[in-house]
RNA sequence: CCGCCAUCCCCGGGGGACCGUCCGCAGACGGUUGAGAGGCGGCUUUGUGGCCGCGACCCGCUGAACCUGAUCCGGCUAACACCGGCGUAGGGAGGGUCAAGCGCGCACUC
Numbered sequence: 001c002c003g004c005c006a007u008c009c010c011c012g013g014g015g016g017a018c019c020g021u022c023c024g025c026a027g028a029c030g031g032u033u034g035a036g037a038g039g040c041g042g043c044u045u046u047g048u049g050g051c052c053g054c055g056a057c058c059c060g061c062u063g064a065a066c067c068u069g070a071u072c073c074g075g076c077u078a079a080c081a082c083c084g085g086c087g088u089a090g091g092g093a094g095g096g097u098c099a100a101g102c103g104c105g106c107a108c109u110c
Stems, first nucleotide, its partner, number of pairs: 001105001002103003008096003011060004017032006039054006066091003072085004
């Protein structure tokens, strides 16, 4: 001197399930799992829908956050969740700054 890098700053990605009761047009309550189970606002509308913004939470290449295959296969469960497989599968959202430390890094000197 260079590289990696904590931190900080900025930016970005993602999901919101399952079961029951009431109700009957937009929802209310309860139970399960989970970090999070649609928290707030708006638009649309006959669908317990969809979209947008903000928030909480998780995740950003050391990337199983999340998506696809998948209305998948086996186990388990009231069901989802969970466990195993698929899976060394295919996708998936990063820049700046850079302390200490490290590298048998590069250069120079002895």
The RNA shown here (TPP riboswitch aptamer (THI element)) has 110 nucleotides and comes from Sphingobium xenophagum NBRC 107872. Taxonomically the source falls in Sphingobium xenophagum (Bacteria, Pseudomonadota, Alphaproteobacteria, Sphingomonadales). It matches the Rfam family "TPP riboswitch aptamer (THI element)". From the family's description: Vitamin B(1) in its active form thiamin pyrophosphate (TPP) is an essential coenzyme that is synthesised by coupling of pyrimidine and thiazole moieties in bacteria. The previously detected thiamin-regulatory element, thi box was extended, resulting in a new, highly conserved RNA secondary structure, the THI element, which is widely distributed in eubacteria and also occurs in some archaea. Analysis of operon structures identified a large number of new candidate thiamin-regulated genes, mostly transporters, in various prokaryotic organisms. The THI element is a riboswitch that directly binds to TPP to regulate gene expression through a variety of mechanisms in archaea, bacteria and eukaryotes. through a variety of mechanisms in archaea, bacteria and eukaryotes. Tandem TPP riboswitches have been reported where both TPP riboswitches respond independently to TPP. The structure of TPP riboswitch has been reported for Escherichia coli and Arabidopsis thaliana. The model forms 96% of the base pairs in the Rfam consensus. It was read from a public genome assembly, where an Rfam model found it.